[in-house]
Molecule: small-subunit ribosomal RNA
Organism: uncultured prokaryote
RNA sequence: AGAGUUUGAUCCUGGCUCAGAUUGAACGCUGGCGGCAGGCCUAACACAUGCAAGUCGAACGGACUCUUCGGAGUUAGUGGCGGACGGGUGAGGAACGCGUAGGAAUCUACCCACUAGUGGGGGACAACUUGGGGAAACUCAACCUAAUACCGCAUACGCCCUACGGGGGAAAGGCCUCGUGCUAUUGGAUGAGCCUGCGUUAGAUUAGCUAGUUGGUAGGGUAAAGGCCUACCAAGGCGACGAUCUAUAGCUGGUCUGAGAGGAUGAUCAGCCACACUGGAACUGAGACACGGUCCAGACUCCUACGGGAGGCAGCAGUGGGGAAUAUUGCACAAUGGGCGCAAGCCUGAUGCAGCCAUGCCGCGUGUGUGAAGAAGGCUUUCGGGUUGUAAAGCACUUUUAUAUCUGACUGGAUUGACGUUACCUGCAGAAUAAGCACCGGCUAACUCCGUGCCAGCAGCCGCGGUAAUACGGAGGGUGCAAGCGUUAAUCGGAAUUACUGGGCGUAAAGCGCGCGUAGGCGGUUUGCUAAGCCAGAUGUGAAAGCCCCGGGCUCAACCUGGGAACUGCAUUUGGAACUGGCAGGCUAGAGUACGGUAGAGGGUGGUAUUCCUUCCUAUAUCUCGGUGAAAUGCGUAGAUAUUGGUAAUAACACCAGUUGCGAAGGCGGCUUACUGGUCCGGAUCUGACGCUGAGAUGCGAAAGCGUGGGGAGCGAACAGGAUUAGAUACCCUGGUAGUCCACGCCGUAAACGAUGAGUGCUAGUUGUCGGGCAGCUUGCUGUUCGGUGACGCCGCUAACGCAUUAAGCACACCGCCUGGGGAAGUACGGCCGCAAGGUUAAAACUCAAAGGAAUUGACGGGGGCCCGCACAAGCGGUGGAGCAUGUGGUUUAAUUCGAAGCAACGCGAAGAACCUUACCAGCUCUUGACAUACCUAUCGCGGAUUUGGGAGACCAUUUCCUUCAGUUCGGCUGGAUAGGAUACAGGUGCUGCAUGGCUGUCGUCAGCUCGUGUCGUGAGAUGUUGGGUUAAGUCCCGCAACGAGCGCAACCCCCACCCUUAGUUGCCAUCAUUUAGUUGGGCACUCUAGGGGAACUGCCGGUGACAAGCCGGAGGAAGGUGGGGAUGACGUCAAGUCAUCAUGGCCCUUACGGGCUGGGCUACACACGUGCUACAAUGGCAGUGACAAUGGGUUGCGAACCAGCGAUGGUGAGCUAAUCUCAAAAAACUGUCUCAGUUCGGAUUGGAGUCUGCAACUCGACUCCAUGAAGUCGGAAUCGCUAGUAAUCGCGGAUCAGCAUGCCGCGGUGAAUACGUUCCCGGGCCUUGUACACACCGCCCGUCACACCAUGGGAGUUGGUUUUACCCGAAGCUUGUGCGCUAACCGUUCGCGGAGGCAGCAGGCCACGGUAAGGUCAGCGACUGGGGUGAAGUCGUAACAAGGUAGCCGUAGGGGAACCUGCGGCUGGAUCACCUCCUUU
Repeated sequence: AGAGUUUGAUCCUGGCUCAGAUUGAACGCUGGCGGCAGGCCUAACACAUGCAAGUCGAACGGACUCUUCGGAGUUAGUGGCGGACGGGUGAGGAACGCGUAGGAAUCUACCCACUAGUGGGGGACAACUUGGGGAAACUCAACCUAAUACCGCAUACGCCCUACGGGGGAAAGGCCUCGUGCUAUUGGAUGAGCCUGCGUUAGAUUAGCUAGUUGGUAGGGUAAAGGCCUACCAAGGCGACGAUCUAUAGCUGGUCUGAGAGGAUGAUCAGCCACACUGGAACUGAGACACGGUCCAGACUCCUACGGGAGGCAGCAGUGGGGAAUAUUGCACAAUGGGCGCAAGCCUGAUGCAGCCAUGCCGCGUGUGUGAAGAAGGCUUUCGGGUUGUAAAGCACUUUUAUAUCUGACUGGAUUGACGUUACCUGCAGAAUAAGCACCGGCUAACUCCGUGCCAGCAGCCGCGGUAAUACGGAGGGUGCAAGCGUUAAUCGGAAUUACUGGGCGUAAAGCGCGCGUAGGCGGUUUGCUAAGCCAGAUGUGAAAGCCCCGGGCUCAACCUGGGAACUGCAUUUGGAACUGGCAGGCUAGAGUACGGUAGAGGGUGGUAUUCCUUCCUAUAUCUCGGUGAAAUGCGUAGAUAUUGGUAAUAACACCAGUUGCGAAGGCGGCUUACUGGUCCGGAUCUGACGCUGAGAUGCGAAAGCGUGGGGAGCGAACAGGAUUAGAUACCCUGGUAGUCCACGCCGUAAACGAUGAGUGCUAGUUGUCGGGCAGCUUGCUGUUCGGUGACGCCGCUAACGCAUUAAGCACACCGCCUGGGGAAGUACGGCCGCAAGGUUAAAACUCAAAGGAAUUGACGGGGGCCCGCACAAGCGGUGGAGCAUGUGGUUUAAUUCGAAGCAACGCGAAGAACCUUACCAGCUCUUGACAUACCUAUCGCGGAUUUGGGAGACCAUUUCCUUCAGUUCGGCUGGAUAGGAUACAGGUGCUGCAUGGCUGUCGUCAGCUCGUGUCGUGAGAUGUUGGGUUAAGUCCCGCAACGAGCGCAACCCCCACCCUUAGUUGCCAUCAUUUAGUUGGGCACUCUAGGGGAACUGCCGGUGACAAGCCGGAGGAAGGUGGGGAUGACGUCAAGUCAUCAUGGCCCUUACGGGCUGGGCUACACACGUGCUACAAUGGCAGUGACAAUGGGUUGCGAACCAGCGAUGGUGAGCUAAUCUCAAAAAACUGUCUCAGUUCGGAUUGGAGUCUGCAACUCGACUCCAUGAAGUCGGAAUCGCUAGUAAUCGCGGAUCAGCAUGCCGCGGUGAAUACGUUCCCGGGCCUUGUACACACCGCCCGUCACACCAUGGGAGUUGGUUUUACCCGAAGCUUGUGCGCUAACCGUUCGCGGAGGCAGCAGGCCACGGUAAGGUCAGCGACUGGGGUGAAGUCGUAACAAGGUAGCCGUAGGGGAACCUGCGGCUGGAUCACCUCCUUU
């Protein structure tokens, strides 16, 4: 410090996720030692048991024990001090509670200091004793008694009160002594109370709150100020700088994280607060409204003799419960501290220690060295090896820790040791006692094998798994950390993803529709004063601990400890005066104002003109009109439409008209009267900062819509009808109501857009236009200036597109918004507004890993331009109808083997299934095998011919005959062959063409596909390859930030067409002979054959073009513009085809999925399709005559001639290994006949008889003859081929092959028609455009409905919490009053008593709990119901993306199963503009 993830790729925006650190943690696996720390985060739930606060006999009387009689001790009670500390917890509380800095009106036991005292009396009550009550707890009565308990009196330096005269108030003693107590006062110290400034969570879907409320006066109360309380008076106080309400929360030092700023947090330690079963209350006291005190009420638990009582672990242990989860009912007061005490001492679950727990941090160890035969084993392998791995073993050493057994040194002095069998030190033995966990696809360090087969599973994100998984599970190996390692949870970081440091708003989320203006914020220039902000210094404070730095102590570290720094803060004070603010005074550059001009669809109001359409009247005229893609509905003989004249009404203002003007925006358009707002220009009259922005508030605000009343021509939601369509609730047509118009009043929204808030200043220009001014002169131009409105363009900015003085540049101040990923949703609930429609404000649960912007390359478009092709058109001939052949599907079957599937499967693999082929089926049969290699044994032959039997055959058994291996070192030594045996293995047309190689098809013989360097761009990419011409062509030329190059094109190759030359046999024959015959002689001129050359290149001429490339025409030429044909197939596409040609990975079978054999099947047959043949006839059939080819084949062959047969063919067999012989007859042609018919057409089918091939023609061959003589009379929708020696038509040959062709591959004969042209269909190429597509339109994608699940809104109500108001009740307590009952201290007394004072009781007031009534608010449940989200393969349509097939979208209104449709207004974030367009196309 970054990384992964949106895309085919790119840049950006933006979320999600990861790597880090941390924790009071938990869980899983594992676990050696020690030190230091930590340990109920949940139920402030309930608690058994024990302990946690006592002490003092030197305050007091008694009782008791012991006694050496001297005394010593124990302690129930009275009394004193302490139980307000220490310890626990965080429920409540949003508060002067806490933090920080201050303040004045206070108290303070014990402690310290000063001063002054401590005299003299009195009366009681416990204990004890006695007597009662009670189960108990406890209690009542009588009598006795002491004090440092209680009460007067005396005294009062100081003290308190005061009306200034005066008045009031204390004490305690104990003790032999020192000394210690006690009283009063003052001061201190410590602690506590009170007040104030500032800071201290979220919500405005909480906006108003408050009657003791705010203040005053008087009084009361308190230690103390104060509405703290009461009476009276006034009507205040708080709040947008967030009152009140709701929710949540102990606060802080600190802790975690972070570079910091911040964010999160508040365990342990420390400070403060609050609480002590829940609620209330006071008493005592220096201090409490009191954790281990009291009283009352409530809930709960326990005891009970049922009458009544007792209790409070949020002290330490511990128990139950809750929970993912948190320890021992331990030891000791030795240390530190606390209480009491003169002290000894006692008490102390504070504390010190120990126990449990890897909960965390830190340290140590589990050995060290050597050791290659690189052992064995494991894993893997290309079978060679590699790896585990110096790792182990072996050899030589060491002993930290643990274990076992012992010993006891050290400190200036003294006492004590729970811990403690401590730490520490010494010494024995022995490698002995000690390693796991997670991960290994990328992020992220680390890879292979096996198993599994979208299963099981993994996963933090992206994503793995559908038979070759580095991603699942196991193993081997590796990587990381290590007594731990992972997972989960949580916080910060990364996240600049709430942006103060440090973000944005044209299109990604985001500028209010537009003004005016309040608060607020900000504000020109100058002078003086001030000192709030600001700057500097000083002082105080900012507890300790912690963090940081420097030291020190535990062997180190963690840890502990000393000092320093820091604590960025607050307060006080001194000084400064630049800037901001304040006060005062000036200025004119901002702003306004007066004056003089100016343009304008600026606004509302009244009047008026005009055209179209429409109604009505009239006239002419007669049959349709209207409408559409085409129609129909509709109108019209009752006279329409058309035309003429008139009339009325409504709405709107052509041309001018213009990226012209005006207005803040919405918006504004005939002419005109008066009224009215604003702008601009000119010079400079006046004021003197009067300014800018603007939360709330307020006004305006298109269209649609609403209310009332008018108006209503045209248009026109809804509606009706007609079309279209599968449907058509639409698009189209005919009608048509609201509405559109006016007046008044609402509504308050739009793509209200420049998707760009308003204001000010600054920063190159060029050009057009509107409104003014100035200057110059040629009077209609030039220059200049101010204000507006456009286009282009530099710097700069931007993710890019783009913006660019009209900024999206550079700056300033203000407001709004984003409220911060997409969806849910601008929705729900609540509030406000509205007559309603609805508007405004505005969430959450849940869900996804994306959603999005700009640009790029493709692909696509029922987008555009250009161009090509038998693509269409123009023609010729077919297919589709019939019969048959053949292939396929389907069906059938034991099997009908398998493959091929739009073009690019279907006369295809198959250039030829009777057996074989053959892979299929049935049956029989073999198991190292039909075939290969290796081993052992045997034999020397193997092999061929042959007999017989069984059998369907394979095969089994058997007979005879022929033949009798080679080399040799002479060794059954080697080779070879055969047989037998056993094992490795053979074998597989079994699966996977989606694991592959090779080969092939196709786009397409289309003209394209790329690279290097350079340049441009952030980048994907672009350029080159685009453009202007041209070509069959990316062919060539020109231009050009490109210059070159490669694979393709073309050419080079083959055949044909012309000529020359060479050579003439088997070819040829002009001349000369000869013959039936080129037969022979002869010849090689010609034809022909097959070698080599030539020829054609836009070369020449003319025109055109740009002086180019080229094109057009012409000449010559056998051939003319690639002369005709072939071979030749770029980068790539289709997971195209083939595992059944072959090869091959993996998987599968192994007495069978292998091998052999017989028979069957591949030839089936209601049917459908493809490709063909033959026809339907006269351009023909039949018969006859008879001429002209070419390519080819032939010895297991072609087979002449002759003979036989009607014929297929047979017999015989010449010649030929082929320019010699042969197949071989070419056929159409020509002549005659038939005369339009199911025929003299057509030949299927069937019967009979044959021929040939073959082991064998039954299933299942071809051919021949006789007989039979079906359909068919030119073929619906649709569809195919072909542009010249082509189509059409005619025959011939070949491969395969025993036989079998209508198929395939070739050959020649005869031999046309047509092409205006590129609008359309199909395919393709280039450029451009749009795109929400990239699996690329067979794409993407929307909504209803149906099903499942999830969360949520409404909901009659119901349950609970909380809170408010009013009223009732009113315990304990406090307070006030009363007090006839009771009453020791003081006073008086006549001694009887009375007084003062007090108590019980009673009454009033306040008040907790409780109750009643009515609300507010929150939460749970809820029949039913609404929408939402999610879900591999449901239904209906096809709304959007291309002009998405009616451009889309926004607002509004109506309608409709649904997406949606239509009306009105608006926007471009719409394509194409040359015209045309029936609908639909999932």